[in-house]
């Protein structure tokens, strides 16, 4: 290269939340891990302290379909 496929940005609708953003449905920017987990870093939020989100910012850890190899 190939089977079977998968996931799903932006927006829009509902909800849920102080926010950031999160869940549902529709929608595709794109992803070979864009599956899982906040360990370290960055960014966001909030801030007096605890603290929250972003895994589709990077990095490292786990776990996975195919099969020239």
């Nucleotide at each position: 290269a190939a089977c079977g496929g998968g996931c799903a940005a932006a927006c829009c609708c509902a909800u849920c939340g102080g926010a950031a953003g999160a869940u549902g449905g529709g929608g595709a920017c794109g992803c070979a891990a864009a599956g899982c987990a906040a360990c370290g870093g960055g960014c966001c939020c909030a801030g007096a302290c605890c603290g929250g989100g972003u895994a589709g910012c990077c990095g490292a850890g786990c776990u996975g379909c195919c099969g020239a190899a």
Molecule: c-di-GMP-I riboswitch aptamer
Organism: soil metagenome